[in-house]
RNA sequence: GGAGUCGGCCAGGCAAUCGCUGCGCGAUUCAUCGCGCGGAGGAAAGUCCGGGCUCCUUCGGACAGGGCGCCAGGUAACGCCUGGGGGGCGCGAGCCCACGGAAAGUGCCACAGAAAACAGACCGCCCGGUUCCUCGUUCGCGAGGCGCCGGGUAAGGGUGAAAAGGUGCGGUAAGAGCGCACCGCGCGACCGGUAACGGCUCGCGGCACGGUAAACCCCGCCCGGAGCAAGACCAAAUAGGGGAGCAAGCGGAUUCGUCCGCGCCGCCGGUCCCGAGCGGGCUCCCGGGUAGGUUGCUCGAAGUGGCCGGUGACGGCCAUUCCAGAUGAAUGAUUGCCCUCGACAGAACCCGGCUUACGGCCGGCUCCGGUG
Repeated sequence: GGAGUCGGCCAGGCAAUCGCUGCGCGAUUCAUCGCGCGGAGGAAAGUCCGGGCUCCUUCGGACAGGGCGCCAGGUAACGCCUGGGGGGCGCGAGCCCACGGAAAGUGCCACAGAAAACAGACCGCCCGGUUCCUCGUUCGCGAGGCGCCGGGUAAGGGUGAAAAGGUGCGGUAAGAGCGCACCGCGCGACCGGUAACGGCUCGCGGCACGGUAAACCCCGCCCGGAGCAAGACCAAAUAGGGGAGCAAGCGGAUUCGUCCGCGCCGCCGGUCCCGAGCGGGCUCCCGGGUAGGUUGCUCGAAGUGGCCGGUGACGGCCAUUCCAGAUGAAUGAUUGCCCUCGACAGAACCCGGCUUACGGCCGGCUCCGGUG
């Protein structure tokens, strides 16, 4: 000097004039005015997860459906975060993983290739026979070559993303875990670790016949529903309107009000399911009224600073602060100065995450080149 990688912070600032808005105080003719304190984000976005909160008989069971999937922690909780294990990528700093099971079963692996999983012989290699040719001959035959037939083989070559573990030695007619050594693989023991797992530890076994579950599936764990347009209150208005369909009552007691039992129907935001509980009606169509105001609405699993514990996520303690609550939707306009010249982009009940969009500044680490 270049390239890369990880982390932190900011998101224009200051001033003036006018304008908008929440809360508090004061004045007021209750229209309004004055003063004070505040007024969009790290993603407010996507609506993908998890909750708080509100309401709903079942927040009981079964099936279905959905989610997660190594281990240990964090958290209110999670599909999130942290650390560790294993696998993969990278020279490295670092980064990624939809990471239970292929010996429960089913399916798929195009084309090429002989063969793609109870999976094989295209070219080769070896043995035997044989037509023809050549050489030799002790004239019985022997050796060699091309072709063909039969048998053996899966070591070598070819195809492919992937081909019946790898290297070496022995053995064989030629070969092959056929045998052996080491590695790999499976099982077991021991040691370390909370565990996932690990081990130049030991033993046994020639060794299950590949991959794929982000294919179906199997296994383990988890899951009520809806949502602030939830819900609560006030005021007002209309037509307790019209039509159709379904239904189921029975028995007993009675103080004659009614009560009990059985059955039927309805009530659960997947179910012609089971159980409990409640009710006595249920379903559909047409038509009419209101859609106004208050609340929910911002003090919260809150922010900031310090100390302690922890590898860390985070937790505990102390102190301090109040930091948007609109409702056709509030922060806009002008001027001046500064400089790191400002990107992506606007709350609508709130919070914890993830994902996506994006400008600038600062720092750590890695690699390459050059110079001293």
The RNA shown here (Bacterial RNase P class A) has 372 nucleotides and comes from an uncultured Pseudomonadota bacterium. Rfam family: Bacterial RNase P class A. Rfam classes the family as a ribozyme.